Predicted 3D model of a 382-nucleotide RNA (Bacterial RNase P class A) from an Alphaproteobacteria bacterium. Of the family's consensus pairs, 94% are formed in the model. Rfam family: Bacterial RNase P class A. Rfam classes the family as a ribozyme. The prediction has a mean pLDDT of 75.

This record gives sequence, structure tokens and C1' cells, in this order.
RNA sequence: UCAGACGGUCGGAUGGCCGCUCGCCGAAAGGUGGGAGGAAAGUCCGGGCUCCACGGAAAACACGGUGCCGGGUAACACCCGGCGGGGGCGACCCUAGGGAAAGUGCCACAGAAAGCAAACCGCCCGCCUUUGGCUGUUUCAGCACGGCGGGUAAGGGUGAAAGGGUGCGGUAAGAGCGCACCGCAUUCCCGGCAACGGGAAUGGCACGGUAAACCCCACCGGGAGCAAGACCAAAUAGGGGCGGUGUUAAGCUGUUUCCGGCGUGCCGCCCGGGUAGGUUGCGUGAGGCGUCUGGUAACAGGCGUCCCAGAUGAAUGGCUAUCAAUCGCUUGGCUGAAAGGCCAAGCGGGAACAGAACCCGGCUUACAGACCGUCUGACAUU
Repeated sequence: UCAGACGGUCGGAUGGCCGCUCGCCGAAAGGUGGGAGGAAAGUCCGGGCUCCACGGAAAACACGGUGCCGGGUAACACCCGGCGGGGGCGACCCUAGGGAAAGUGCCACAGAAAGCAAACCGCCCGCCUUUGGCUGUUUCAGCACGGCGGGUAAGGGUGAAAGGGUGCGGUAAGAGCGCACCGCAUUCCCGGCAACGGGAAUGGCACGGUAAACCCCACCGGGAGCAAGACCAAAUAGGGGCGGUGUUAAGCUGUUUCCGGCGUGCCGCCCGGGUAGGUUGCGUGAGGCGUCUGGUAACAGGCGUCCCAGAUGAAUGGCUAUCAAUCGCUUGGCUGAAAGGCCAAGCGGGAACAGAACCCGGCUUACAGACCGUCUGACAUU
């Protein structure tokens, strides 16, 4: 200098004018202070909080989820540190990573054969010799095409996958048939908390793949969600109670009448449920920042300091001035063989994704541009 890997930070600044929302002060006018994000998003996980259910129940069944090991955490499918596997020269990246010798299913196309073994071409052995081919001088003999029977799984071919791999020996040809190394299985030893790693002996190789297919094993999970829940409470309609009043207009009843009672109508008062509406839940919290200690780290603890949005048709904005990271164009200068690089001046442009709604911890997704740190590889120079 070029090409990369990983981690982190910011994501316009200041002023003026006009507004919006919340708190406080004020009788009012008004004053004063606060006012979006790293993702506020998707609503995918985990919790707090609230109500309901249960309380034999922290169970069983079903269903859903999680799935190498150790640690962190309120908890997690998250994070940290390791292990195994895969990729990269490397920094580093990816990984849903329990069980396929409990059972079931599936393995398309191609291929002879897809789970139980099988044989298309080939290789090899034996037998046959009618016609035709080649060789030898014809009869005849041989070769071998061919036919029949058998051996084989080296080689070819199919496939994502074909019953360990490489090499040597061996054989008619072959084959763990034998041997060496690698792989695999079993047993043991050593290291490690563990996942796992290393080693030795034995075995000739059994056990194809697939569980984000059913399934098995271990562990976790009661349900609904701030439109949870709590409180206050109109108008109108309806309900209940008490009191008053009136008619027999209809009904029941005390024995028919008189006179009463119930009920009904009207008026007044009171009570309770519930709707609209309002208040609360609702901003001191697994809180932010700084620092120290422990820990490789995630994180935990101590000390100090700060209080930092609460709307409810839903505020957090608009205009403007100056500046500005930076980008484009033009001109000039320096450097260079060139491409290009650097500097100065002028003109023009000048932020992305997006927006709280009970609150936290994560994950995922979106994001113009700028900056910082650590590391890797290549080339050059010293």
C1' cells in the first nucleotide's frame, strides 16, 4: 500500500420565531422544567405484575417446547467459556450436536440390485463344436466368436447413498482370504468437574442413510392478558324499599253489604346493579452513569452519584439563519514514467431505518453515512 476478519461508538450541532403534551408555581394572564429509539418495529421466546382455576395438584394423561458439557441469570429457545463435526492459507466463520444393535415408515429418478442382499457389462473356470470366421497343406487339429453350466464382486456403469479404505501378498479370476497402516467395535489404563481427548490390547468388520418422519428417553410448561384488574359514577329505561294519595276502572280476598287488605295507577324520597364518561393501574426500576474488587468471560458484589417521556384519536413538531461529517463538478498547484494520489479555491447538494402505549431481559429483521480499536494474509522498503 492492497485485500480481508472480528468487536465497538455515533447516527446531525447551535440560535431565533410559531406551536403540541405532561409536571410545578399562579386567582388569571402567564412563567418555568421535562419530552422517543438503537431498533420504540416483528410480537418470536423468557419473566415481573394482575385476575381466574386448582390446592391429593410441584401429580397423571394428552399437547407443546427444549436437547454436547460446564457456568451466568429472576428466567429463557438468551449470553459466556469449552468439546466434537464442517469450511477457510489465515484472522476467523457455520453447526437442531440425545437415541437408528425397541419398533414402524420412507429412500424419487436412474440402476441388475435401495435393505435383503443382488449380478447389466466385465473377469475367470469347465463342458459343447452343427453352420460360418482365423491359423496350420485337405481329412483333421488348434484358436476363438457363439451356446450351456458355474465362480467372482477387483474394474466399468447408475445413484445423494451399493455391505469399510489404501497398499502388498494371495488366487483360475477374485474376495479381510492373509498381513501392515488408517477407520470401526469391545475391554482396560491415563488426563479432564464434564463434554471429550490420548494410549494399549483384542476382534476381520458385525451396525447403509433418514428422528426440524412417527417414535423412544431425559427435562420444562395450569389458563388468560393493562381491552389484565381496582375505584367513582350521569341522562334515559328498568329493579327494590318506604311514605303519601286516589278510584272501584279491571282482578283476588276477609262471610253478602258497609268497611278493610293485597295488588295496580299517580306523586315524592331513598337504595343497589350497570352503560357513557372519569380516576387508578402508570413511571424508583432485575434502573442509568462512574469507580473499585472477584471472575478468562458472561456476570456478581461494594461505594459514590443521578431521577431521565407518560400521550389516550393518541404530544414529542414546523419554518428559518449560521455551521457541519461528507459527496459531485470545475480551476490551479505539487508529486509520479503512467494510472493515480495529495493540497488550495470556487459552485452545487447535504442524513438512513423508523416512531413509545403496563414494564423489563433477549432474539430476529430494517438502517444513508461517519468514526474507533484489535487481528490476519500478500507485496514493497528499511